[in-house]
């Protein structure tokens, strides 16, 4: 910066484990799925005929029909519905039963028909005909304050019951209350849905409605509606409010309230005050019952139940006693509305499973460093209480209002009993509060995120214990919250995700100064409303509380009105700062066109002229004897225009560079002449718009995708190298994209400043020019305040602030797909979804690293000298082999290492024989002096068995040591983890690092100091500096070799003197030596150099000079280095054995590979004789002299010697001589025979050593590689530890004693600074891609199959409205009583018209051979793209 995730509250919830009581609530969110059953709507006999029944005959009761009023309320449900449906606020053209109230009425008269009767039809449903009858059914006739008409006139009501009050009925008027219509504004998502409308939109007339109106017709007119988002699609009843949030929002829309809208699914109208009617009709559909097959019934989204769906949601309960309703004059029925009860811890909110004392800190558990901690005052144990329970007694209110109580013997009260019957759940790695052990061993499994499980897990499982909730605890879901993560409040866009490439310019948004004005925005009083409930305040009632009840508003919404005018807007009048126009100057690669120029390449043509050119790291392809490159002259083409040029200049950006010349666009600077706000910005749209690339035609030198050839390579479709077509270049047209970048949109305005440069204009100064100031415009660095995560940006702003506009919201998928739109294609604009990730990102730090870069050490490399790496042989080690060849060390830093000594032993390993408290240690107990000896049987060990034997100290009590035998605690492990560890050690590296305090700077990681000039072996010093100091390292301080001096001379020494074979004695202590102690060396001095420092060449002196040489000494880390087998030590594991004792083998094996080493190969050599000269060891169970034996080994011997004394001990190379003469040899010595020796208990496997004899390979060593810069390398020899023997090995002595180093360019190591980085397990790091398995979503896709939507058409039920008059009809009217009319019914026709059906079409899913591309997936395959110059700089 950015997602992701968790802590909180909430649910109609559901599940999982648990469950005591009680009040208050809610309880099919799915399948508007399909229902068995039974109730849910009736009432009225005081309107009416009748029927039955009783009868104390007055009369009562019950009942079917006519008839009235109600079945439009109340109850369900949420499908549909994006709408005037809803919610707010207005409106006018309406209706309105029953109630309430005013007001007037109710004369007269008439035909009917249900029930009934009879007679039919049918299986039911139910129905036909004849016939008889009443009304508060039905009709006429009068009447009229209504109504209609301008009016004259027209129209046109009534009902009666009981009777005593009283119910009723009729016209008209108000009320109230319902309810129809209009209208402003509000009301999801999608623009990959942008154009939609035919009764549409108005208008005029008819119809039609209780009413406006295209509601409906005709008919004229062409409108209507949309980016302020219309149609279309897709979700969805609204609201009051809930619920979460500091608000502001967001989400919901259960229960309760108000609306709306449905009642099987679709149409339809009837009645009727109200319907287009949930428990009413007709019709078509499906679907289920019933049938006698002819017809018939039916709608639980009313309460209860049922089945099916579903994680999931309840009794076929009581009651009308309240509250409400319907019918009734009233009694009253009637009412799954409604009280009320069951069931469910769903949810809220009360109680309660005691309470108080109790420490030996109880037993048990668990832990444990065995001391002890903890559970835990917990318990027992002692007093106490009794809510809930239980019994059993009493017992309401809830009734206003005589009566009446489902609820209920229920609330509640009183009394007994008795701590009694009542605790779980979930967590304890961070986030989060609460830690240990046991098992397990990337297994089983946790998990919200991170992320635990590979043998010591506080992360899994137990468990003890903590923690937190609590009758409930957890978990899933879901919504809000945190999340300022869509930011109105409240965010960004250089580099993190984000500024359109760029410029015009519509709609829109924003706009300058003064003056009045108007009041729409705005502020403001009042008034209307915004139902209740609910939330909040206050306050009552249930024993609090939930929960109930009364009382209050606030704010804010819309109206309405009445003000205010400051600011926005309106319209008005002016201004000139803004903009824009004049004049006058200026600069320019601005841009079109057209002519003109020279250098270069290249080809042509002709000369000179020969053998190569060209090209590369290096070569070859090529080109040349047909004459190339090269040179000279001539000619063609064509494409680009050196020098000037610059931090420069124009342009809106793309972009523009020779020279003229014409057209034309912009800018800047002066004057201040006009115009007056004309302006800023821009969704749409529109013009430009680099390079590629696409059409048509032109051109075509050079250069150069493709391609061809040559090279490099593992391979080389590349990087290099030779050719070489598209293309590059005109011309016309199309694409329309870029890392079109300043990754930074346009305008104004404002906020220090220095410095260059370009264009101008003034001034000062000059004849002038310059220079110097001053200003406006433009490009650049630098740097105040400020911002900024930092980086960096700073009058050119990334800084203050105003206005448009564009565009961001985590990574990948994916700039994909699909749709559209534009495109000749190429493809470009617009642009998701599933899936999957816990990241992905930025800028900065510290580190490593770079086939980055400076500087600088080091036997790093050069330069040299000697080996290694070929021979034999020793020794290690790998691998083989084995009964076992114990085990460990694995680049460097294992491999002559742990081994400083394997025949047994060691020893730890095989193998066979043995032990079982042990080979070893403590405590305990017997028994014995301790202990000795023998015997048998074994290889030993060990087993059997015999015999001998009375010890020390003693306070007399006993003790101490040993040995055997028991039993138990235990011992005992070279078994296992060095990745549990201490401790040691290697290593970088004797490199010169490494870090602290305080202080300063940064948000911060951190830096600064520790960098920078210099020097140095060195972070050594100097100097400088925001640092100043420390500290660990360096250096010194220690040893040791080198001079002198001094001490002291005995075992050493001998200079002089004496003496001897001999410093052997005497003497001496000068000298060497020894060994204590001291001096000497500091860049001190002198010159030069550097910076007047440090310090560096370079000199004196001096035994030694710049650390004199060597040691010893190893910072801070680093490598899970190496050691559990030296030690010691946590866990685990073995316990008659994974312990322990023994004999024997084994480690010594051997086809082979590797290291390390001795020996050599030979004449600088061998070889024989002769001669010289050391230092540092070591020596009593040893060194061992001399002498004697033996060719040697070696023996015999046995002096001296605990050592400057005396032994190991002849040092050898080297001198001197002799002989070998280049040869497998007089080299070389391996291997092997014989015969000795020595040590040991014991040399067979498997030890040294001598003496003969034998006499291999090997003639200097491939590739490749080690050591070493001086007393070094190289060479000789001597000791010494291990040890009973064994030494080519180890450590050490001294001896002879050398070569070379220009140089740091490359190796390899290091160390300072700087660069870069996608490393951070850090380059042995990271990381692409394709293929290949394997799993997931997804794109086309012949097709196949749904589902919705409208539109044509067919056919058209029911119905309503027309038509028609075909048939029937009491009432009223004419009328010759027959008929006519008016009405009215059925019929029949049209019109519309559901449900069907045809056709096409649109939108949308499902499947789909194939296929396309994508994701993810511990350890496949090929490469090596990227990140360091990633090894051809990387990217679009």
């Nucleotide at each position: 910066u950015g997602g992701c995730u968790c802590a909180g509250g909430a649910u109609g919830a559901a599940c999982g484990c648990u469950g005591g009581c009680g009040g208050u609530c809610g309880g099919c969110u799915u399948a508007a799925c399909a229902c068995a059953u039974g109730c849910a709507a009736g009432u009225c006999g005081a309107a009416c005929g009748g029927g039955c029944u009783c009868u104390a005959c007055g009369g009562a009761g019950c009942c079917a029909g006519u008839g009235g009023c109600g079945g439009a309320c109340g109850g369900g449900u949420g499908a549909g519905u994006a709408a005037c449906a809803c919610g707010u606020g207005a409106g006018a053209a309406c209706c309105u039963g029953c109630c309430u109230u005013c007001u007037g009425g109710a004369g007269g008269g008439g035909g009917a028909u249900a029930a009934c009767a009879g007679c039919g039809g049918g299986a039911a449903a139910c129905u036909g005909c004849u016939g008889c009858u009443a009304a508060u059914a039905c009709c006429c006739c009068a009447u009229a304050c209504g109504c209609c008409g301008a009016g004259a006139g027209g129209u046109a009501a009534a009902a009666g019951g009981u009777c005593a009050g009283c119910c009723g009925c009729c016209g008209g008027g108000a009320g109230a209350g319902g309810g129809g219509c209009u209208c402003g504004c509000g009301u999801c998502c999608g623009a990959u849905u942008a154009g939609u409308u035919a009764g549409u939109u108005g208008g005029u007339g008819g119809g039609g409605u209780a009413a406006a109106g295209g509601c409906u017709c005709a008919c004229c007119a062409a409108g209507g509606c949309g980016a302020c988002g219309a149609u279309c699609g897709g979700u969805a009843g609204c609201c009051g409010u809930u619920u979460u949030g500091a608000g502001a929002g967001g989400a919901a829309g259960a229960a309760c309230g108000g609306c709306c809208a449905c009642a099987c699914u679709g149409g339809g109208a009837c009645u009727g005050a109200g319907a287009c009617a949930c428990g009413g009709c007709c019709c078509a559909g499906a679907c289920u019952c019933c049938u006698a097959c002819g017809g018939g019934a039916g709608g639980c989204a009313g309460c209860a139940g049922u089945g099916g769906g579903g994680a999931a949601u309840c009794u076929u309960c009581c009651g009308c006693a309240a509250u409400g309703g319907g019918c009734g004059c009233c009694a009253g029925c009637c009412u799954g509305a409604c009280g009320g009860a069951g069931c469910c811890a769903g949810a809220c909110c009360g109680c309660g499973u005691g309470g108080g004392g109790g420490a030996g800190g109880a037993a048990g558990g668990c832990c444990c460093u065995u001391g002890g901690g903890u559970u835990g005052u917990a318990a027992a144990c002692c007093c106490c209480u009794u809510u809930u329970c239980u019994c059993a007694g009493g017992g309401a209110a809830g009734a206003a209002a005589u009566c009446u109580g489902a609820c209920g013997g229920u609330a509640c009260c009183u009394g007994a009993g008795g701590a009694a019957a009542a605790a779980g759940c979930c967590u304890c790695g961070g986030c989060u509060a609460a830690c240990u052990c046991c098992g397990u061993g990337c297994c089983a499994g946790c998990a919200g995120c991170c992320g635990c499980g590979g043998u010591a897990a506080u992360a899994c499982g137990g468990a003890g214990g903590a923690g937190g909730c609590a009758a409930g605890c957890g978990u899933u879901a879901u919504c809000c919250g945190g999340a300022a993560u869509u930011a109105c409040u409240g965010g960004g866009c250089g580099u993190a995700a984000a500024g359109c490439g760029u410029c015009c310019g519509u709609a829109g948004g924003g706009g300058g100064c003064u003056c009045g004005u108007c009041a729409a925005g705005u502020c403001u009083g009042c008034u209307g409303u915004c139902a209740a409930a609910g939330c909040u305040c206050g306050g009552a009632g249930c024993u609090c509380a939930a929960c109930u009840c009364c009382g209050a508003c606030c704010c804010g919404g819309c109206a309405g009105u009445g003000g205010a005018a400051a600011c926005u807007g309106g319209g008005g009048a002016g201004c000139u700062a803004g903009a824009g126009g004049g004049c006058g100057g200026c600069a320019g690669g601005g841009g079109c066109a057209g002519a003109a120029g020279g250098a270069a390449u290249u080809c042509c043509c002709g000369g000179u002229g020969u053998a190569g050119c060209g090209g590369u790291g290096a070569a070859a392809u090529g080109c040349g004897u047909a004459g190339a490159u090269a040179u000279c002259g001539g000619g063609a083409a064509g494409a680009a225009c050196a020098c000037c040029a610059g931090a420069g200049g124009c342009g809106a950006a793309a972009g523009c560079g020779u020279u003229c010349u014409g057209c034309u666009g912009g800018g800047c600077c002066g004057c201040a002449c006009c115009u007056g706000a004309c302006c800023c910005u821009g969704a749409g749209g529109g013009a430009c718009g680099a390079a590629a690339g696409c059409c048509a035609g032109g051109g075509g030198a050079g250069c150069g995708a493709a391609u061809g050839g040559g090279a490099u390579u593992a391979g080389a479709u590349a990087c290099c190298c030779c050719a070489g077509u598209a293309g590059u270049c005109c011309u016309g047209g199309c694409u329309g994209u870029a890392a079109a970048c300043g990754a930074u949109g346009g305008a104004u305005a404002c906020u220090a400043g220095g410095u260059g440069u370009u264009g101008g204009u003034c001034g000062u100064a000059u004849c002038g020019a310059c220079c110097c100031g001053a200003u406006c415009g433009g490009c650049g660095c630098c740097g105040a305040a400020g911002c900024u995560a930092a980086c960096g940006c700073g009058u050119u702003a990334a800084g203050u602030a105003u206005c448009c506009c564009g565009c961001c919201u985590g990574g990948g998928g994916a700039g994909u797909a699909c749709g559209c739109a534009c495109g000749c294609a190429a493809g470009u604009g617009u642009g998701a979804a599933a899936c999957u990730c816990a990241a992905a990102g930025g800028a900065a730090u510290u580190g490593a690293c770079g086939g980055g870069g400076g500087c600088c050490c080091g036997c790093a490399c050069a330069a040299g000298c000697g080996g290694u790496g070929g021979a034999g042989u020793a020794u290690g080690u790998g691998g083989u082999u084995u009964a076992a060849u114990u085990c460990g060390a694995u680049g460097c830093a294992a491999c002559g290492c742990g081994a400083a000594g394997c025949a047994c032993c060691u020893u730890a390993c095989c193998a066979g024989g043995g032990c079982u408290u042990g080979a070893c240690a403590u405590g305990c107990c017997g028994c014995g002096g301790a202990c000795c000896c023998c015997a048998g049987g074994g290889a030993a060990a060990c087993c059997u068995g015999g015999g001998g034997g009375u010890g020390c100290c003693u306070a007399c009590g006993g003790g101490a040591g040993c040995g055997c035998g028991g039993a138990c605690a235990c011992a005992g492990g070279u078994g296992g983890u060095g990745c549990a560890u201490g401790g040691c050690u290697g290593u970088c590296g004797u490199c010169a690092g490494c870090u602290c305090g305080u202080g300063u700077c940064g948000u911060g990681a951190g830096a600064u100091g520790u960098u920078g000039g210099g020097u140095u072996a060195a972070g050594u010093c100097c100097c400088g500096c925001a640092a100043c100091g420390a500290g660990c390292g360096c250096a010194a301080c220690c040893c040791u070799c080198g001079u002198c001096c001094u001490u002291a001379g005995u075992u050493g020494c001998c200079a002089g003197c004496a003496u001897u074979a001999a410093g052997u004695u005497g003497g001496g202590c000068c000298c060497u030596c020894u060994a204590g102690g001291g001096a000497g060396a500091c860049u001190g001095c002198c010159g030069g150099u550097g910076a007047c420092a440090a310090a560096c060449c370079g000199g004196a002196g001096g035994a030694a000079g710049g650390u004199g040489g060597g040691g010893a000494u190893g910072a801070c880390g680093u490598c899970a280095a190496g050691u559990c087998a030296u030690c010691a030590u946590g866990c685990c594991c073995c316990u008659u054995a994974u312990g322990c004792c023994c004999u024997g083998g084994g480690c010594g094996a051997c086809a082979c590979a590797c290291g390390u080493a001795c020996u050599a190969c030979a004449a600088u050599g061998g070889u024989u004789g002769g001669g010289a000269c050391a230092g540092a060891g070591g020596g009593a169970a040893g060194c061992g002299a001399a002498g004697c034996c033996g060719c040697g080994a070696g023996g015999u011997g046995g002096a001296g010697c605990c050592a400057a004394u005396c032994c190991c001990a002849c040092a050898a190379a080297c001198c001197c001589a002799g002989c070998c003469u280049c040869a497998g040899u007089u080299c070389a010595g391996a291997u092997u025979g014989c015969a000795g020796g020595c040590u040991g208990c014991a040399a067979c496997u498997c030890g040294c050593c001598u003496g003969c004899a034998u006499g291999a390979a090997g003639g200097c060593g491939g590739a490749a590689u080690c050591g070493c810069u001086a007393g070094u390398a190289a060479u000789c020899g001597c000791c010494g530890g291990u040890c009973a023997g064994c030494a080519u090995a180890c450590g050490g002595c001294g001896g002879u004693g050398a070569a070379u180093a220009c140089g740091u360019u490359c190796c390899c190591g290091g160390g300072c600074c700087u660069u870069g980085u996608a490393c951070a397990c850090a380059c042995c790091g990271c990381c692409c891609g394709u293929c290949a398995c394997a799993c997931c979503a997804u794109g086309g896709a012949a097709g196949c199959u749904g589902g919705c939507c409208a539109c044509g058409c067919c056919c058209g039920a029911a119905g309503u409205c027309g038509u028609c008059a075909c048939u029937c009809c009491a009432a009223c009217c004419c009328u010759u009583u027959u008929g006519g009319g008016a009405g009215g019914a059925g019929g029949a026709c049209g019109c519309c018209g559901a449900a069907g059906g045809c056709a096409g079409g649109g939108c949308u899913g499902g499947u789909g051979a194939c296929u396309g591309g994508g994701g993810u997936g511990a350890a496949g395959u090929c490469g090596u793209a990227a990140c360091a110059a990633g090894g051809u700089a990387a990217c679009c």